The prediction has a mean pLDDT of 81.
This is a predicted structure of a 574-nucleotide part of an RNA (small-subunit ribosomal RNA, 5' domain) from an uncultured bacterium.
Rfam family: Bacterial small subunit ribosomal RNA.
Context: one part of a larger RNA
């Protein structure tokens, strides 16, 4: 000097960061991966239909209140022609009342069948779930870093190019019935759909080839047009190829650790041939053949450890570390295994074994926080069972939208860094009090206080008030290419709409010096000294050392020094 720190004393505020380093111990509860009805068949609810009810609004007719403008009577006062007074009448006005028509919210009952529309539910099907998030146990290894190779390879969604998308079939879940089981979960029968499954056709192409030939694909949906159907058009899909982009697999040179009180290690071991397997090379695996291969330039063994960009220290050389952030790897209760898929040998999938916890009708079942919160244990020690999808990003969807403990925010903690404040100016009877003293005196605390005059950063009161929002969608236009046209595609203009944080930041305003300073040290190193107490005691101490009766070293007080919302101690690294 530094720290993911802890402990002691103390503690005003803000911004930005950081926060289980120990038990990869065990976990109650909630949430963390869904979505698509424009792939599909069902079931249900509501609307559309009939009858009933008739709110609000709109339009017409009718009624004509308050208020205002003009008028100014009776009466009263007296200054006898003025003041006051406000009746009456007229106009403006349009509250309110009644009624007709229209609109059709809502209430009740029915019809239930088809078509249509909207929503909900489980199921079939598609895509996603291999990302994102966590942890560092294992690993001394092509795990990582860096540089190469792959004519030895794969790549869903996306982009571009070429070609196609014809015509059929049989099932099955759901639903229904019967039935087993305590439950978890099943069994049988009948029936049904698809972008689920399977043949046939075609073959631009692709693969194999003995160059004759052989093998090999698909799925539809929505909208527009049309009297309807067919055809056509547009969009989203599907299939076969080629190219790209992105992401990966494999091989390899070099590099980074301790012990030689670890010296020999190895039989699929090292190489070859043939085969199997893989997306692909290879003892990766198998059979046969040969007897090799590694090692003092440290093999093998043991111990320790995720690696890197980087971080800290240092003038540098170098040493130490690998929290947060970013890249890669490995793992998901322990061990093993495959399935599905473009991709996993899969954290919130499956199967088996084991330990543990829970349920049980004892036959059998359920579970996995090293996701976010939270509990318990361990420990010197580490936070809320919070808000929102507004932004950024991800999954699904044509879209609306849905999901998202990713993320963005808020809460807690002086854990760290940075910034601000706890007042400023003047003020000498050098006050009182304290301490020291050479003691009727003096020194010091000290311009410090009191007092006077200001200021208002924070705080407090009241009021105003953001940026972060760009969109998407919808409505109305415009342009471009194509088309018979329409829908549609792409681009664009205008309008409309969306903020968790948060009435937060910020701005103005009210009040008032009012609410805000401690910690360690003072023998030398090392800035800062006296008095009293104690008397090798009590104690201090990083090293030297101090204390046995005048202790600047122990304890207290006064004074001083350093840092300051912190200061010291401990631990670790340089």
């Nucleotide at each position: 000097g530094a720290u993911g720190a802890a402990c002691g004393c103390u503690g005003g505020c803000g911004g930005c960061a950081u926060g289980c380093c120990u038990a990869a111990g065990a976990c109650a509860u909630g949430c963390a991966a869904g979505u698509c009805g424009a792939a599909c068949g069902a079931g249900g609810u509501g609307g559309c239909c009939c009858a009933u009810u008739g709110a609000c609004g709109c339009a017409g007719a009718u009624u004509g209140a308050a208020a205002c403008u003009u008028u100014g009577a009776a009466g009263a006062g007296c200054u006898u022609g003025c003041u006051u007074g406000g009746a009456u009448a007229a106009g403006u006005g349009g509250a309110u009342u009644u009624u007709u028509g229209u609109u059709g919210a809502u209430u009740u009952g029915g019809a239930u069948u088809u078509u249509c529309c909207a929503c909900c539910u489980a199921g079939u099907g598609g895509c996603a779930a291999a990302c994102g998030g966590g942890u560092g146990a294992g690993u001394a290894a092509c795990a990582c870093a860096u540089g190469g190779g792959u004519u030895a390879c794969c790549u869903a969604c996306c982009u571009c190019u070429a070609a196609g998308u014809u015509g059929g079939g049989g099932a099955u879940a759901g639903c229904a019935g019967u039935u087993g089981g305590a439950a978890a979960c099943g069994a049988c029968u009948a029936u049904u759909a698809a972008u689920a499954c399977c043949g046939a056709a075609u073959g631009u192409g692709a693969u194999c080839u003995g160059a004759g030939g052989a093998u090999u694909a698909a799925a539809g949906g929505a909208g527009c047009c049309u009297u309807u159907a067919a055809a056509g058009c547009u969009c989203c899909g599907c299939u076969u190829a080629g190219a790209g982009a992105u992401g990966g697999g494999c091989c390899u040179g070099u590099g980074g650790u301790g012990c030689a009180u670890u010296a020999g290690c190895u039989u699929g071991u090292u190489g070859g041939u043939a085969g199997g397997g893989u997306a692909a090379u290879g003892g990766c695996c198998u059979a046969c053949c040969a007897a090799g291969g590694c090692a003092a330039c440290g093999a093998u063994g043991c111990a320790u450890a995720g690696c890197c960009g980087a971080a800290c220290c240092g003038a540098g050389a170098g040493g130490u570390u690998g929290a947060u952030c970013g890249g890669c790897c490995a793992c998901a209760c322990u061990g093993g295994g495959a399935c599905u898929g473009a991709g996993a040998c899969a954290c919130g999938g499956c199967c088996c074994a084991g330990a543990c916890u829970c349920c049980u009708a004892c036959g059998g079942g359920a579970g996995a926080c090293a996701g976010c919160a939270g509990u318990u244990a361990g420990g010197a020690a580490u936070a809320u069972u919070c808000g929102u999808c507004a932004a950024u990003g991800g999954g699904g969807g044509a879209a609306a939208c849905c999901c998202u403990g990713a993320a963005c925010g808020a809460g807690c903690a002086a854990u760290g860094c940075c910034a601000c404040g706890u007042g400023a100016a003047c003020g000498a009877u050098g006050a009182a009090g304290g301490u020291c003293u050479u003691c009727u005196g003096g020194a010091u605390u000290g311009u410090a206080a009191a007092g006077u005059u200001c200021u208002g950063u924070u705080g407090u009161u009241u009021g105003g008030a953001a940026a972060g929002a760009a969109u998407a969608g919808c409505u109305a236009g415009a342009a471009u290419a194509g088309g018979a046209a329409a829908u549609g595609a792409u681009u664009u203009u205008a309008g409309u709409u969306u903020g968790a944080c948060g009435g937060u930041a910020c701005c103005a305003u009210u009040c008032a010096a009012g609410a805000a300073a401690g910690c360690u040290c003072c023998g030398g190193c090392u800035a800062a000294c006296u008095a009293c107490g104690u008397g090798c005691c009590a104690g201090c101490a990083g090293c030297c050392g101090c204390g046995g009766u005048a202790a600047u070293a122990c304890g207290u007080a006064g004074g001083g020094a350093g840092c300051g919302a912190g200061c010291g101690u401990u631990a670790u690294c340089c």